[in-house]
RNA sequence: AUGCGGGCUAGACCGGGGGGCUCGGCGUCCCCUGUAACCCGAAACCGUCGAUAUGCGGGGGUCGAAGCCCUGAGGGCGGCAUUUCCGACCAUGGGAUAGCCCAAGCUUCAAGCGUAGAAGUCUCGUCCUGCAGGACCGGCGGUGUCUCCUUGCUCAGCCGGAGGGUUGGACAAGGAGACUUUGCCCGCCGAAACCCGCUAGGCCCGGAAGGGAGCAACGGUAGGCGGGACGUGCGGUGCUUGCAGGGGUGCGGGAUGGAGCUUGAGGCUUGGCCAACUAUCCUAUGGAAGGGGUGUCCACCUCAGGGCGUGCCCGCUA
Numbered sequence: 001a002u003g004c005g006g007g008c009u010a011g012a013c014c015g016g017g018g019g020g021c022u023c024g025g026c027g028u029c030c031c032c033u034g035u036a037a038c039c040c041g042a043a044a045c046c047g048u049c050g051a052u053a054u055g056c057g058g059g060g061g062u063c064g065a066a067g068c069c070c071u072g073a074g075g076g077c078g079g080c081a082u083u084u085c086c087g088a089c090c091a092u093g094g095g096a097u098a099g100c101c102c103a104a105g106c107u108u109c110a111a112g113c114g115u116a117g118a119a120g121u122c123u124c125g126u127c128c129u130g131c132a133g134g135a136c137c138g139g140c141g142g143u144g145u146c147u148c149c150u151u152g153c154u155c156a157g158c159c160g161g162a163g164g165g166u167u168g169g170a171c172a173a174g175g176a177g178a179c180u181u182u183g184c185c186c187g188c189c190g191a192a193a194c195c196c197g198c199u200a201g202g203c204c205c206g207g208a209a210g211g212g213a214g215c216a217a218c219g220g221u222a223g224g225c226g227g228g229a230c231g232u233g234c235g236g237u238g239c240u241u242g243c244a245g246g247g248g249u250g251c252g253g254g255a256u257g258g259a260g261c262u263u264g265a266g267g268c269u270u271g272g273c274c275a276a277c278u279a280u281c282c283u284a285u286g287g288a289a290g291g292g293g294u295g296u297c298c299a300c301c302u303c304a305g306g307g308c309g310u311g312c313c314c315g316c317u318a
Stems, first nucleotide, its partner, number of pairs: 003316006011063004015033005023050005038059004067308009078297006085291002089287011101272013120256007127246008135237004139232003144179009154169006184228006195220003203212003
């Protein structure tokens, strides 16, 4: 003393970066990277700051005048942006070929039919239309005329003391007969809407004889219902006959013919189709893991330059 030893203080270190978030910085979040090397608490509707922003609050350790900071260059992990340069792959569109699909031919196999007769040809039926019939079912229908008799009703004349008698005419109903018709038959009901016959009892007229009106019952008529038969220039039909015409895929009958025919599956060839689908290839557009290029930030490392700092005390030695 710019040496050696001890003590102390200012101070230094105990990580840094990219992305995201934000007006912006830092932190909590994600990622990369370095060191011998810190701990606790809170923090995305967030915490703390403002280009003097590179966290906030609290605690600890190491070193200690040791160092710290800035700029540039090079190497370099990683992130971000950008680029269609390469690009597996994906989607969509277009194209080519083949398959799929259709037809024909050839061929292989199988099955079936075939001399108790295959293919082919002809013919008839089955089908349709028209005309004329039938069958069945249904619908609809119940004639007209003449003669005779009886009864009813009504009108008119005559007679009688009443009841009533008698004659004639018109109309209606019933019966018998004849003709005609599909217009007939059977059963039940049947005139509370006033139809007919007959009419016990009762009623009316009468001296009587007798006569009259007439309920029920009975017998009928019109009519109604059901059934049958008949008729029908009406309708229908999983029916049928004849004639004429049409149509002819399929099936069937017959004739001729005389040995093949039909179906299915596979293969090959040719042609078609190519709407969709499948395969391969080409192509366009878009996307895209990854690679490359460019730009930018950069952990970490190396080099160069610059800035700040290099202090205080004691002891030893020359």